[in-house]
Notes:
Predicted 3D model of a 1534-nucleotide RNA (small-subunit ribosomal RNA) from a Brevinematales bacterium. The RNAcentral record of the sequence draws on ENA. It matches the Rfam family "Bacterial small subunit ribosomal RNA". The coordinates come from a structure-prediction model, not an experiment, and the mean pLDDT is 84.
RNA sequence: AUAACGGAGGGUUUGAUUCUGGCUCAGAGCGAACGCUGGCGGCGUGUUUUAGGCAUGCAAGUCGAACGGCAGCAUGACUGUAGCAAUACAGUUGAUGGCGAGUGGCGGACGGGUGAGUAACGCGUAGGAAUUUACCCAUGGGAUCGGGACAGCCGCGGGAAACUGCGGGUAAUACCGGAUAAUAUCCGCAAGGAUCAAAGCUGCAAUUGCAGCACCCAUGGAUGAGCCUGCGACCCAUCAGGCAGUUGGCGGGGUAACGGCCCACCAAACCAAAGACGGGUAGCUGGUCUGAGAGGACGGCCAGCCACAAGGGAACUGAGAUACGGUCCCUACUCCUACGGGAGGCAGCAGCCAAGAAUAUUCCGCAAUGGGGGAAACCCUGACGGAGCGACGCCGCGUGAGGGAUGGAGGCCUUCGGGUUGUAAACCUCUUUUAUUAGGGAAGAAUAAGGCAGGGAGUGGAAAGCCCUGCCGAUGACGGUACCUAUUGAAUAAGCCCCGGCUAAUUACGUGCCAGCAGCCGCGGUAAUACGUAGGGGGCGAGCGUUGCUCGGAUUUACUGGGUGUAAAGGGCGUGUAGGCGGCUUUGCAAGUCGAAAGUGAAAAGUUACGGCUCAACCGUAACAUCGCGUUCGAAACUGCGAAGCUAGAGUUUUGUGGAGGGUGAUGGAACUCCCGGUGUAGCGGUGAAAUGCGUAGAGAUCGGGAAGAACACCAAAGGCGAAGGCAGUCAUCCAUGCAAGAACUGACGCUGAGGCGCGAAAGCGUGGGGAGCAAACAGGAUUAGAUACCCUGGUAGUCCACGCUGUAAACGAUGUACACUAGGAGUUGGUCGGGACCGAUUAGCUCCGCAGCUAACGCGAUAAGUGUACCACCUGGGGAGUACGGUCGCAAGAUUGAAACUCAAAGAAAUUGACGGGGGCCCGCACAAGCGGUGGAGCACGCGGUUUAAUUCGAUGAUAAGCGAAGAACCUUACCAAGGCUUGACAUACACAUGCCAUUCUGUGAAAGCAGGAGUUCCCGUAAGGGACGUGUGAACAGGUGCUGCAUGGCUGUCGUCAGCUCGUGCCGUGAGGUGUUGGGUUAAGUCCCGCAACGAGCGCAACCCCUGCCCUUAGUUGCUACAUUUAGUUGAGCACUCUAAGGGGACUGCCGGCGACAAGUCGGAGGAAGGAGGGGAUGACGUCAAGUCAUCAUGGCCUUUAUGCCUUGGGCUACACGCAUGCUACAAUGGUCGUGACAAAGGGAAGCGAAGCCGCGAGGAAUAGCAAAUCCUAAAAAACGGCCUCAAUAUGGAUUGCAGUCUGCAACUCGACUGCAUGAAACUGGAAUCGCUAGUAAUCGUGGGUCAGCAACACCACGGUGAAUACGUUCUCGGGCCUUGUACACACCGCCCGUCACACCAUCCUAGUUGGCUUUUCUUGAAGUCGGUUACCCCAACCGCAAGGAGGGGGCCGAUAAGGGAGGGGCCGGUGAGGAGGGUGAAGUCGUAACAAGGCAGCCGUACCGGAAGGUGCGGCUGGAUCACCUCCUUA
Repeated sequence: AUAACGGAGGGUUUGAUUCUGGCUCAGAGCGAACGCUGGCGGCGUGUUUUAGGCAUGCAAGUCGAACGGCAGCAUGACUGUAGCAAUACAGUUGAUGGCGAGUGGCGGACGGGUGAGUAACGCGUAGGAAUUUACCCAUGGGAUCGGGACAGCCGCGGGAAACUGCGGGUAAUACCGGAUAAUAUCCGCAAGGAUCAAAGCUGCAAUUGCAGCACCCAUGGAUGAGCCUGCGACCCAUCAGGCAGUUGGCGGGGUAACGGCCCACCAAACCAAAGACGGGUAGCUGGUCUGAGAGGACGGCCAGCCACAAGGGAACUGAGAUACGGUCCCUACUCCUACGGGAGGCAGCAGCCAAGAAUAUUCCGCAAUGGGGGAAACCCUGACGGAGCGACGCCGCGUGAGGGAUGGAGGCCUUCGGGUUGUAAACCUCUUUUAUUAGGGAAGAAUAAGGCAGGGAGUGGAAAGCCCUGCCGAUGACGGUACCUAUUGAAUAAGCCCCGGCUAAUUACGUGCCAGCAGCCGCGGUAAUACGUAGGGGGCGAGCGUUGCUCGGAUUUACUGGGUGUAAAGGGCGUGUAGGCGGCUUUGCAAGUCGAAAGUGAAAAGUUACGGCUCAACCGUAACAUCGCGUUCGAAACUGCGAAGCUAGAGUUUUGUGGAGGGUGAUGGAACUCCCGGUGUAGCGGUGAAAUGCGUAGAGAUCGGGAAGAACACCAAAGGCGAAGGCAGUCAUCCAUGCAAGAACUGACGCUGAGGCGCGAAAGCGUGGGGAGCAAACAGGAUUAGAUACCCUGGUAGUCCACGCUGUAAACGAUGUACACUAGGAGUUGGUCGGGACCGAUUAGCUCCGCAGCUAACGCGAUAAGUGUACCACCUGGGGAGUACGGUCGCAAGAUUGAAACUCAAAGAAAUUGACGGGGGCCCGCACAAGCGGUGGAGCACGCGGUUUAAUUCGAUGAUAAGCGAAGAACCUUACCAAGGCUUGACAUACACAUGCCAUUCUGUGAAAGCAGGAGUUCCCGUAAGGGACGUGUGAACAGGUGCUGCAUGGCUGUCGUCAGCUCGUGCCGUGAGGUGUUGGGUUAAGUCCCGCAACGAGCGCAACCCCUGCCCUUAGUUGCUACAUUUAGUUGAGCACUCUAAGGGGACUGCCGGCGACAAGUCGGAGGAAGGAGGGGAUGACGUCAAGUCAUCAUGGCCUUUAUGCCUUGGGCUACACGCAUGCUACAAUGGUCGUGACAAAGGGAAGCGAAGCCGCGAGGAAUAGCAAAUCCUAAAAAACGGCCUCAAUAUGGAUUGCAGUCUGCAACUCGACUGCAUGAAACUGGAAUCGCUAGUAAUCGUGGGUCAGCAACACCACGGUGAAUACGUUCUCGGGCCUUGUACACACCGCCCGUCACACCAUCCUAGUUGGCUUUUCUUGAAGUCGGUUACCCCAACCGCAAGGAGGGGGCCGAUAAGGGAGGGGCCGGUGAGGAGGGUGAAGUCGUAACAAGGCAGCCGUACCGGAAGGUGCGGCUGGAUCACCUCCUUA
C1' cells in the first nucleotide's frame, strides 16, 4: 500500500437530578419438549431419563487346494427286476459335483455399541529408551530321518435334560523325538565352545523337474501394541498436614520390556501453601455455540484416544485379550426341571416393557465401499449402501399472474356527513411450477472372474504358472427412482403470534381490584389502546409462539477492561519470614527476550477461490490458517545470573537541640469526704415545682486538729511527643527516639510484606490489695395514661494498685506503606545561617486558604482524593447475617474465620426544589397585649345533627357546613309520601292517514284529575279536482326525567388573601435537576423605591386610572331653596345669593422649610391648607392550593328509565321531638321601667300600588275617599330632651306559656299564618371551662327603609341615618402570614416517616432424645475359582532312555501363599426422618407503646457491661456522620 475484518443500547430507585448498583428486555444458538396449525422436495438428524429389565429373529465365520471321511443332496458307472424298447424301480460303488458333524488352520483382540467408572501419564502436545509385533515387504539360508496318539466312527453304558463314562480301531499342514545350525542366543580377552527348526497341498510335466500357495531359522523394514518423561486442562482451605511398600539402596524374583511391579535385608526418608492429603463433580481431544476480540459455556452427530460389556474376581488360549455375541468362580435376577440338576446376559441391528416432557422399522440388499476366510469361484458381513417414520433442524419451491369502481353486498366504526375492510371480491384475459393421469427414462458398473490374441522373463526343452498390452465379457437393493414429455383445470394447498412503554402495529363492545393479564415497569375499583371478544393493523410464514438451557448485551470478576474519604470496599498499629519489586559504571554468560531454518501441529470442521447436484442446503478440489510445542543456528539493547567497581538510596560515628515519649522511685499543695473538739440554733438539702433524705440524740454554717484515697487548677495553645492505642503537679534515675549542621566511614546493606510475632482505649474476667469522690445494678421520691426512663436522694460492683487474661471501638483523616514530581499565600512549633530585636533564607513538623488537575457531587489540593512507580489488604445488589454449622483462640463473656435456603426490585451516595421542625434571624396582621361590648348559663326564634315517620325531598360538614342554597314550604312552590288517573304524553320538531273543527256550552259520575255522552259546525285560495292555515283523533319517529356520576366536564363560587408574591426572554453559572435575576444594605402598606451586584430587560400581581364621601369654583334652577314682599302653610309673587340637586373642573405632589440618612430612596418634625404623606370608604382577588362546593340555577359527556324514575290530581309531609351543637333576639333592670309633654334624620318604596285628613272600633282594623306613576302625593323615626310615678323586690324588672274574644290576607289559616284586646305572668338576679367582634364617626346604643311577598314564621338578610366612647407600654408569648438561613431517613410532603415485642397464617432454615440409609477406613474371622510355590510318603500316564524291571518327565491329589465375596466389631464422613425447641422471611386495613429521622422533644451513633413487656434505659471510654447560642482563635477581601 492493498485486501479482509471491525465494538449501538433500552426499561426500572427520585417530586425532579447526577452517580453507584442490581433486576429485566431486544441478538444468536439447541440431539430439544409443549400449544395451535400443516402442501411438496432435497440434505442431515432422532432414549440427553433407568450402565433398568428383556420375548423373537438376525449381527462371525470360512477353508475339501490340510485330514479321516460320506449323514444328507445331485451326477455317473455297475448289478438286479419289469418291459420289444425308450424307460421306471431297487441295490452296490466316494468315482464325480459337492458336503452335515468331526480333526486341523486362519479369523472370533477387527468391525459395531455405550460413557457407568476414571481428576489418572486417562487425555492433549512435545520428547524418550529398556521392548514386542500374526498376516505384509525385502534380504540370507533351510525344508531331512523317524515315531506314538486322539476325535470323528463302531460297540457297551449313565442322565428328564444339559451332557457324559468305559472299551476298540483311524488320518493329517494335529502331536513328539533325532539330524542339520548361523550374520541368532549364551559363555569366553580371543581362538573357540555350547544351544534351538520345519509340512505339506495343488496345477503342469512326466525321467530327475517347472510353477503357485503354504512351512522353518534369522536379519531389516512397515504396521500395530506396551512402557517412561516435561508441559497443559474442574470446584471446595468450613479438606492443612499426608505417607509403612511409604522414599531410597543392596541382592533376588517376575515381565516382551524398565521399574517396590513383587520379596528379603538396610537406611529414614518422601510429598505439601506454586495447595500435598481429603471431599464433590466429570470420560479426554479435534472441535461446537457465543463473542469485535480476549474470553465464557459445552463435548450430541462425524473423527482420534481411553474405559466398560448384568455386579465383582481370575486366569487360559493366542502375535495380540485378562476377551460384548469365549472359559472358570462368587453375587443378584430371569427361565427350564422328572427336584437329582441345568440354562442365560441386546451399553450389536430391529423390536418389547418400564422410566420420562421426550426420541423411529421386529424393512430391502450385499449392486457399491470396506472387512474375515479361501489359490479361486464363492461364502459370511444389522459394518455399510438404501428405503420407511417424525416440520426435529437447515435449504429450496408452491398455494397463482395481469386487468378490474369516486369503491357492490356483508362486517366494523361514526361527529350520521362518512370512513374502513378495499383492487380485496365479483367479473374479464392468461399461466400450469406443484398435485392427478399416461408415456419415455438415466448416472451410480469396473483393471471382476474368465476367454481370445500378442509380447516378455524364466526353463536343458515344453506345458502350466507369472508379468505387460489389446479385444470380448456377467452383475443395480434403491427403483421404473431422479429427470423429460403430454393431458385436465385456478383447479389440490395458510397459519401462528403480537398491537400500554421498552417494541413495528388501535378502535368498539363486554367486565368492574371481579374475571383475568404480566419478561421488567405495571394494568383491572363503570368511559381499560394493558383483561375477554370482534373489526382493523403489525411481524414472521409451512410454520408461529411458549418453556428449558448456553453465550451475548454485563467494563456486573475488569488480562484486554473496574474500584475502596462519604455509594460495597484500607487490615487498630508496628516488626519481620517466604514471595514480589529494586540505584550508577564496566565486563562475561545466554535462562527470559528477539531473529532465521527445518520438524510437528491427523483427517474432518473453519476461511478464501474454483467446481458438481436447475439454485441453495449439501458435496468435491486447491490454498490459507491451525496463533502451540520441541530441535538447531544466530543477536546481546533490556530483565536475569556471575565477576569487578562507584556513592546520589540506606546506615554508622561526632557536635548541638526539643519534647505531657516509656519504666521505676521519691515528694508537694489546693479541694472533696470522714473523725475529734470549740462556737452556735432550726433548719439544711434538692427541684420546673416538690418529695424521699439529713437535723433539737444539735444538722447545715464557722474555727482548730487529724485520717484516707484519687486527681493534678493557673501555665494551656490551631501547641508538643509517640507506630497506633495514647501521654500533663514537681524532683531523681534508667531506657528509647526525632530534628539540624558539617565532616568521616560502610558500599545497595533497599521498598513492600501472605502466614508468624509483638503492642493494643474503655468495658469485662481471675487472684490479692485499696476504696475519698463518682457510679451500671438496686432502693426510695417525683413526673406520667403508664415511666422498668429523662429529674432528685441514696447506693454496690467498678473506677485505683500489683500480677495474669481478654483483643475489641465511629481503634476515624471513615483516606494502607514507601519513593519521586507538580503555582502560590498566611499562621505556628523545633533547629541552622545572615550583624539580626523587627526581618530574610533554609530545613523538619502542625494548621488554614487556594492555581492547575482530579471528583457523581460534596470536596481534595506539596500532610493530594493531582501525576507516576512498587508491594500488601479489601469490595462485587438489599435483606437473611457478621447469623448457622464446622475449625482455631479464651476461665467466661465472647473473639476470629464465615455460608446457604428463602425473599425483594430495589437498597444506596451527593446535590436540587419544596414542605416541615417542641431550629435560628428579620418583619407584618384586632394575632397577642391595653380596652369596650358580647357568646358559653335562661326563655324564645332559626339552622344542623340525631331519633322518629308512609314521607319527615335534596344538597352544604374544621377553619372555608350549620338565620347556608331558601330575597319569604297553609294549597301552589315541591323535588318527598299515600291514593286515584293518563300514555306521542304537561312541553318541542317534522311525517302519514282520518276528520272539521276551534272557541263556547250542557249532562252524568268523581275528592279532583279524569272518564263517558251531548249541543254547536271554521277560515283563505281555487281552473271546483283539490290545496293551504288552525285544531282534534290514530300511528310511528320522538318527547320527558330535581334519576346516577361535581372523582368525566364547562361555567360560577368559597378559601389561603388584598397576603406580596408568581413568572418569562436573552445572557451567565452548574454534567444535571436547577441557580442567578427575585439574594445583599437601607426603605415601604407593597418584589414600593434607592444603592450595590453576571446580570439586562419584560409580563401577571402592588400602586394609579373608576365610584361614593370631605373643600372650593363654573354651569343650570323645578317639584328644591328663601336674603325681599305675602301667607295658617315656600302658600303665592319675585329671585337663584345661600342650602340642595347633578354635570364639569380645581385641589395634595414629600411641592416648601429643618433634622436624620449614604449628596439616595425615604423618614421625623414644621409651615400653609378643607384635607398631609395611600385623607376616609368601595369596586378591583396574580401563579396556584384544597380531585374544596355545585349534574337540584344553567349547560353538558357517559350510564339508567320509557303504560314509568315521565305527566295530572286530592290529601299529607318538608313545621315531628328523650336529646346534642351553631347563629341570633329578648332579658335579668334604676345609665332602668312606665306615663305624659314632644324635637331633630338619611336612604328608600309606591298602580291588582302607596293611601292623607276626617268618621267608626279600646285595638288589630273597617267604611268611604282626596292626592300621587312621585325632589310635587303617601309612608314615617327612636334613643335624646323636659316633667310625674316606681325605690331594689322575681318587683310597675322580665315577658315565655296558656285561656277566652277578635281583626286581616287568602278557594282554604285543623295539621300549619300574622296581628289585636282582656286575662295568665315561666325561666332568668350578669352566666364554668372555654371563646368572639372591634383602633374612630369605629365599638356600643337608637330607631328607619327595602327586597322576597296574597298573607307570613323577618328576631334573618341588604341598606340608612341619630347619639357616640375607651385603649394600644410594646412584640416575650398564642394564631396566621411573608423573606433569609439551617437540619431532614418527609415529597400523599409532620394528620409525614418509622422501630421492636405480642397475636394469626404460610414458607424455608438451624438445633435436638433418637431412628434409618449410603460411602469409606481399620481389626479379627471365614474364604470360591484361578495363579504361584512345595511335595522321593497317595493315585494315574502313549511318544524319550531302557531287552525288561524301571527311570526321566508330566497330570491329579494334598500343603502353603495370595485372593473376590461373606460374617462380627470399632472409627470417620454424608444424607433421610424426628416429639419438641430457636431465631428468620413474607402477609391492605390486629394489640402495646413511640426508639430513630427536626435540637425527633433526654443529640445521635460505636465498643462493652448490667437491667427492662417491647422498642430500649443507664454506667465507662470513644466519634461527629450533632442543631442552636455565646466566647476564643484563624482565614478571605479592602